[in-house]
RNA sequence: AAUUCGCCCUUAGAGUUUGAUUCUGGCUCAGGACGAACGCUGGCGGCGUGCUUAACACAUGCAAGUUGAACGGUUUAUGGUGAUGAAGUGCCUUCGGGUAUGGAUAUCCAUAGGCAGUAGCGAACGGGUGAGUAACGCGUGAGGACCUGCCCUGAGGAGGGGGACAGCAGUUGGAAACGGCUGGUGAUACCCCGUAUGCCGGGAGGUGAAAGGGCCUUUAUGGUCUGCCUUUGGAUGGACUCACGUCCUAUCAGCUAGUUGGUGAGGUAACGGCUCACCAAGGCGACGACGGGUAGCCGGCCUGAGAGGGUGUCCGGCCACACUGGAACUGAGACACGGUCCAGACUCCUACGGGAGGCAGCAGUGGGGAAUUUUGGGCAAUGGGGGAGACCCUGACCCAGCGACGCCGCGUGAGGGAAGAAGGCCUUAGGGUCGUAAACUUCUUUUGCAUGGGAAGAUAAUGACGGUACUGUGCGAAUAAGUCCCGGCUAACUACGUGCCAGCAGCCGCGGUAACACGUAGGGGACGAGCGUUGUCCGGAAUUACUGGGCGUAAAGGGCGCGCAGGCUGUGCGCCGAGUCGGCUGUUGAAAGGCGGGGCUCAACCCUGUCAAGCGGUCGAGACCGGCGUGCUGGAGAGCUGCAGAGGCAAGCGGAAUUCCCGGUGUAGCGGUGAAAUGCGUAGAUAUCAGGAGGAACACCGGUGGCGAAAGCGGCUUUCUGGACCAGUACUGACGCUGAGACGCGAAAGCGUGGGUAGCAAAAGGGAUUAGAUACCCCGGUAGUCCACGCCGUAAACGAUGAGCACUAGAUGUAGCGGAAGUUUUCUGUUGUGCCGCAGCUAACGCAAUAAGUGCUCCGCCUGGGGAGUACGCACGCAAGUGUAAAACUCAAAGGAAUUGACGGGGGCCCGCACAAGCGGUGGAGUAUGUGGUUUAAUUCGAAGCAACGCGAAGAACCUUACCAGGUCUUGACAUCCAGUUAAACUUGUAGAGAUAUGAGGUCCCUUCGGGGGAACUGAGACAGGUGGUGCAUGGUUGUCGUCAGCUCGUGUCGUGAGAUGUUGGGUUAAGUCCCGCAACGAGCGCAACCCUCGCCAAUAGUUACUAACGAGUGAAGUCGAGGACUCUAUUGGGACCGCCGGGGACAACUCGGAGGAAGGUGGGGAGGACGUCAAAUCAUCAUGCCCCCUACGACCUGGGCUACACACGUGCUACAAUGGCCGAGACAGAGAGCGGCGAAGGAGCGAUCUGGAGCGAAUCUCAAAAAAGCGUUCUCAGUUCGGAUUGUGGGGUGCAACCCGCCCACACGAAGUCGGAGUUGCUAGUAAUCGCGAAUCAGCAUGUCGCGGUGAAUAAGUUCCCGGGCCUUGUACACACCGCCCGUCA
Repeated sequence: AAUUCGCCCUUAGAGUUUGAUUCUGGCUCAGGACGAACGCUGGCGGCGUGCUUAACACAUGCAAGUUGAACGGUUUAUGGUGAUGAAGUGCCUUCGGGUAUGGAUAUCCAUAGGCAGUAGCGAACGGGUGAGUAACGCGUGAGGACCUGCCCUGAGGAGGGGGACAGCAGUUGGAAACGGCUGGUGAUACCCCGUAUGCCGGGAGGUGAAAGGGCCUUUAUGGUCUGCCUUUGGAUGGACUCACGUCCUAUCAGCUAGUUGGUGAGGUAACGGCUCACCAAGGCGACGACGGGUAGCCGGCCUGAGAGGGUGUCCGGCCACACUGGAACUGAGACACGGUCCAGACUCCUACGGGAGGCAGCAGUGGGGAAUUUUGGGCAAUGGGGGAGACCCUGACCCAGCGACGCCGCGUGAGGGAAGAAGGCCUUAGGGUCGUAAACUUCUUUUGCAUGGGAAGAUAAUGACGGUACUGUGCGAAUAAGUCCCGGCUAACUACGUGCCAGCAGCCGCGGUAACACGUAGGGGACGAGCGUUGUCCGGAAUUACUGGGCGUAAAGGGCGCGCAGGCUGUGCGCCGAGUCGGCUGUUGAAAGGCGGGGCUCAACCCUGUCAAGCGGUCGAGACCGGCGUGCUGGAGAGCUGCAGAGGCAAGCGGAAUUCCCGGUGUAGCGGUGAAAUGCGUAGAUAUCAGGAGGAACACCGGUGGCGAAAGCGGCUUUCUGGACCAGUACUGACGCUGAGACGCGAAAGCGUGGGUAGCAAAAGGGAUUAGAUACCCCGGUAGUCCACGCCGUAAACGAUGAGCACUAGAUGUAGCGGAAGUUUUCUGUUGUGCCGCAGCUAACGCAAUAAGUGCUCCGCCUGGGGAGUACGCACGCAAGUGUAAAACUCAAAGGAAUUGACGGGGGCCCGCACAAGCGGUGGAGUAUGUGGUUUAAUUCGAAGCAACGCGAAGAACCUUACCAGGUCUUGACAUCCAGUUAAACUUGUAGAGAUAUGAGGUCCCUUCGGGGGAACUGAGACAGGUGGUGCAUGGUUGUCGUCAGCUCGUGUCGUGAGAUGUUGGGUUAAGUCCCGCAACGAGCGCAACCCUCGCCAAUAGUUACUAACGAGUGAAGUCGAGGACUCUAUUGGGACCGCCGGGGACAACUCGGAGGAAGGUGGGGAGGACGUCAAAUCAUCAUGCCCCCUACGACCUGGGCUACACACGUGCUACAAUGGCCGAGACAGAGAGCGGCGAAGGAGCGAUCUGGAGCGAAUCUCAAAAAAGCGUUCUCAGUUCGGAUUGUGGGGUGCAACCCGCCCACACGAAGUCGGAGUUGCUAGUAAUCGCGAAUCAGCAUGUCGCGGUGAAUAAGUUCCCGGGCCUUGUACACACCGCCCGUCA
C1' cells in the first nucleotide's frame, strides 16, 4: 500500500424521423481487445506467439527405454592360460587336492564393449487433441464403505525341496508375416513343503510368504551395500458418495420396467439394481422431468465506473479421446496414443493361399482453407525412466530458424542557415504557400560496415545457444518512411478533370457543367515500422433496466369473475436462532490481477513479499425477518333492525302501434324521391269505420338517474334468489390481499336440432344515380332477428387506465341511508356517481381523493417499422374459425404530443365590377396585327395560364438584321501599345453585283529646326471581336399576388421547446384607421398625410394673352394708343377639420341626417407598391463570372429572308344600317408639334398633290379643317344610295431603289356580312358608350401605342351563389404545402 469504512476519486457523448419542436424509438459512429486474415509499405533489437478449417489422409526420420550388481548364451577387442592335457564329468578326500575319464587345438579364464532371449522396473508419466460429453463431467465445500508400485517410519522374517521353458541345436511349413515338431539349459522366472505377528471365523478350526546379487577381508554362523517376504503408521496418487452452482428450446408435458424400494445371493479395492432371484408398486416432473439443439469445464482472458456481458488460444488444474465401434488381458495403477483380441472402413505388400498399418507426439507431405513455421541444434541447464554407479534414453525441455502475428524499446540525424533560391501549387497578378524545408556550413555516430577483446548462465568437470550478449578502435550523414484521412459526426482545403457518367459511402448522404464528398495534383491532419480494411466480442446501449426502464394517447392491462399452488401479510409478550450481523478459524489463495520491493541500460518481460470474495467449522448478538407458544381488536367475517334498485331465473297478465284477414263507406289514384321510376290500384287501392288473427317490442315516467364482476339489465303481477348500503352494537379473533395453471361467465354475428315469423332485413332481384355504380337513394324480399336445448369464445369486450390497502387543499351538483339544530330550511357523517380545481405528476395533451400524485403487495404485458397476429406444429371447434406463435427477407425509420403555416365540396365575420342589377362588346363576317403550326436555303431571336400572343418593336423595301445563299478579309469593321513609311481625307477614271483592286488630281498643325502632335498606310506580336451558351452562376431593371392590409422588432411575461403574447377580444374604418379592454409596454416597414394635377377664392405679375372705361380706327376686327378691372397665363397663399347642429353609440372611436359652402366625410385623378412569393421575365438594352469560337461562332459586300400559307388562337379596325347613309350651308375644343422643320396667302389639278414662298425657333407664325351635335334636303328597309373587301386601269408624293414588299388619289369592280352557338370580357360618373384632334417613332409607311378634349347614359346601395382576398376558429397522415399526400391493379 492493496482490503473495509469516511473523505476523495471514478461514471462524457454525437449523427439520423420534422418546415421547426419535444418525447418515444431503432439504426450508425467515436473506445478497447484479438491465436486473426487481406491491401499498401517495411531499418534494428528484446520478449511472447503461430491449423480457429478436414478428430481429413499420411511418404520418411526421430519421439521409451534401461539393468550383465537377476540369468544362460553368443560375439568382438586386450591380457592371461593351454598336449607338462583345458573345461566338464565320475570316484575318493584330511576339502589342500588326488585319480580316472575326457580330448578342446584359438580352447579356457579375466577385463571391457556389442547382440537377441529369459527375468526385473518403466512403458498408466511426460507429449498431443477437444471429436464425444448438459454429466457428479467440471467448479466450490463436505463425507465414509475403499485401494495405493516406487518413497519415509516401526516390527518380524528370508528354512528345505522340485519340475520346467525361452534362447540355442536339429528338423520342418510358408512368398512373407509368422510358425510347428524333437532335443537339451540358467535365474531375483515358476511350483511344492515347513514357519509367521497376518487374514477368515462366535468357537473349533481353516487359509496363507520370501531371492538373491555385488564388494571387502581377519574366509566367518564374518562385515557391509543393495534387493526379497509379512506387517504398523505415514506420505503421495487414485476410486466412490452427498450439498450447491453450471447454455438455448414448452412450437419437447408428461417420463420410467432394473424402472423405485425391500429380502437374499453374486460381484467389486469399496458402497450401491452394479448384477441376479423373489416380493411390493413405486420413482421423476411446471422449483421444468422426458425430448431436441449447442457445447469439453475451470483458474483465468477481453470489456465495463461497477453490476454485468462475452470468451476458454498460449500457461496451470480436471475430464474425455487416440482410424471407427466393441472387449478384456497384464499390472500397484489401463480397459492402455507409439500393447493385445474381434468387427468395420481405408491404405499398402503378396507367389492370391495370406499378411502389414494407424502423426489429435516432433519435424514434414498432400488436401481443405481468407489463414498458421524448420523433415534445424543439444541433452549444457530444468525435469523424467532405468541403473549401486559410471552411464544410457528423453522432438519433455533448453536453444536456434521462419512470419511486423502481438507487446515493448531504438533509429532513419542534430545546431546554424533568407537571396525567403530553383521548382511545384494557388492567385484579386500585388502576392501567398511548400519553407529553415533544401542547398550551404558546423557537429554527433544509436544503427550500419570493418577489425580486436569477450562473459554470466555451472560452488569441481561438462555450454547446444555462441565468438552470442556486452565492449575497445576505425570509417562515414553515411544503410533506413510509410499508410490512411481532409462534407458533418471528426483533427485537416484549394485547383483541375468528370457531368446522376465514371465513381464514393460507417450513418446522414455526395455526383445531372463552377463537386472542400468522385479521380488527380498541391497543401493540410492523424498515426508511425507501421497504417488502413474486413471479421468477432464488450462498451457507449438506462436498447432486457439487480444496481437501472416502462404499459391513458408512443410498443405494452389479461373481456370479467372465482380460486388451488406460489408470493406478500395487523398488534403485545415469551422462547428458539434457519435468514441477518460480528469475532476467531479451516479451505482456496501456483501463475495471472492489485499493492510494496527488486533484476535485465529503460520498457515489454522476469523475480520476490503481501492482499480477496466464496464455501465449511466454531463462538457470540437477538433489533429486523422467520419458526413455535400465548394474548389483543383496529384488518376480515358475522347475528339483530332498517333501506334503495331496469341485479338474476321462471310463470302469468296488459295496452298502444305495425302488418294481415273479413265486412261497411268511398273513388282514382296511392306510394316514393333532390327529381323520378320500379311497385300497389277500376278484379276498387290509398283514406276511413267496425270486427278478428298473429308475432315482436314495451311510448310517456326517464334523469351525464339506479343495479350488476364484466358482458349487460327498462310494461305489470307473482314465485325462487345474489349482492350493496345505513345505524347502534353482541360474537369470532388475522380467519387477510393477490393469484401462474384450472374452472366458470362472456355483446353481436355465426353453427346444429326443433319450433316460430308481425315488423325489420345481409344475400339475390328490380328501379334510379353515374363515365361505370357489383354502392350511397327507392320498391318489394330470403336467411337471420324471436323461443327451447347445445356449440362458438371473439370485439374500439374502452375509462384504450389490472386488483387490494394506506396517505395527500378545496369548491359544486346528484342517487341512497343516517345525525343535529334555530325544522318550508340549514349544518353535518357515510356509500355511490359527475363536473371544476391546488400541490404533485406528465413528452405534452392532460390526470388530480373515482389519480395518470405519494408508498406497499401480487398478477398480466412491452422491447424499432414491415413481413405478421401470418406460416408451420400443437390444442380446441360440427364448421366458420379461435388460442399459442416464428423465420427468411427488407427499411432508416415507423411513431406520440404539441407548434407555425398551407389546405378543406369545415364554420363565423368582412372586402373587391367578384356576383347580382345594367350598358357596350367579344365568340359569327371581311380585314389589320401578333402567335402556334406548317413550309423554307433562311422564314433570326426572345416572351408561354392569369402575369406570352397590336408583347421586346416609339414604326423590317436597302440599312436596321442578329437569319440564308454567294463573293471577299485575317492584328482584322472597333480600342491601346511598338517600328517603318506617307500624307490621309476629298475630287475623279477603269474593272467588278458590290466589297474591293488599280490609276489621276490633291494636300496638314506647332516648332527653340533637334523634333513634337493628330491622321492614314504597311509590318510583327500582345490582343481585338462574338446578338455564341448558361436568366438554374449573377448585378441592374421589370411583371405578379396587390394599393391587398398586412409584415416585423426590442424589452418584459408565459412555455422544457418549436413558439406564444403584443397583432387576440368588444366596437369602428377604405385601412393593424381609430377607441375601449387586456401581461404587456413601446418601436420599425407598410396605411394615411406630406408631392403633382383638376375644381373655388385671393395676392403678386401683365406680353405675344385679355378689353370694362377713355381715345383712335376699319368693309369687319383688341387692329392701334392705352389700361391692370375681367377672362386667361403662372407663381405664392387661403380653403374642408366630422369644425357646427341633431339622432345613434359606452360621456369613446365613429356613424346617420342637416346647415353653410365652389367642394363634405379620403372632393376627382396621378405618382408612390411593406416582409415576401413565383429558381417568374430579361446574358438580344446595359453590365458581368464561367464555358466555348479564333483564316471563324469575328468582319465586309450583293441579293434573298424576317412580309411564306391547307390551317388554329389572341388583340383590334370596319360593318351589317333609318338613333342611319349621302348632299348642302354654317358653329363650338383641348392638348401638342415645328428650322434637314411647320409651311400661310395666291395659283393649278376631280383628287392625292404640285406651284408658291409670307410668317414663325413660336401664348405672336404654321400644322389647323375639329368631328359628332344642331339646321336644311334626299334615300324608305332592299344585300340597298347599307357595307366596303377584292381586283383592274391611270396617277401622286417619299426614297439610290416601292418586283418580292410601303403609303396616298381618281375611275371602275363591288365579296362576306341582315347583330353572331357553347362560352366569355370591360365598365359604378364626367364613368360606359360615342365623336373627332394631337404627338412620339419616322425619308416614306398605324386599324397599334401614348395623350387631348366634345356629346354623354343606364343600373346597384344587396352579399345566397361563382372567382380572388383579409381576420378569427376547427380538422389534417399536407410542409415541393390539395397541381399535396396516398391505395390497388398491370408493366
The RNA shown here (small-subunit ribosomal RNA) has 1387 nucleotides and comes from an uncultured bacterium. The prediction has a mean pLDDT of 84. It matches the Rfam family "Bacterial small subunit ribosomal RNA".